[in-house]
């Protein structure tokens, strides 16, 4: 940078000892022990097997030994932009759609 994915699913364990949930605001988690490490355990991006179509490479069904990740809350919720309702109009408040911003993966 490019594709793809982000409402499923995962401990009544050890350790350790205070701040954690990117940022900002909200809201939450947190000595009845959060975060973090380490087992254990989800998942199936990468990878194995089989079928099958095909120039390319996917697609369907299984599988977990190896390499990632993942294990509050939807990516916890908004953030920028456009529609719809409600409100005479403004202001606001809801839902929704797209972006963006983040996070893993594989190139």
């Nucleotide at each position: 940078u490019u594709u793809a994915u982000c409402a499923a699913g995962a401990g009544u364990g050890a350790c350790c000892g205070a701040g954690g949930g990117a940022u900002a605001g909200g809201c939450c988690c947190g000595a009845u022990g959060a975060c973090g490490u380490c087992c254990a355990g989800c998942a199936a991006c990468c990878c194995c097997u089989a079928a099958u179509a095909u120039u390319g490479u996917g697609u369907u069904a299984g599988g977990a030994a190896g390499g990632u990740g993942c294990c509050a809350a939807a990516u916890c919720c908004u953030a920028c932009a456009g529609a719809a309702u409600a409100g005479u109009u403004c202001a606001u408040a809801u839902u929704c759609u797209g972006a963006a911003a983040g996070a893993u993966a594989a190139a």
About this RNA:
Predicted 3D model of a 107-nucleotide RNA (SAM riboswitch aptamer (S box leader)) from a soil metagenome. Of the family's consensus pairs, 97% are formed in the model.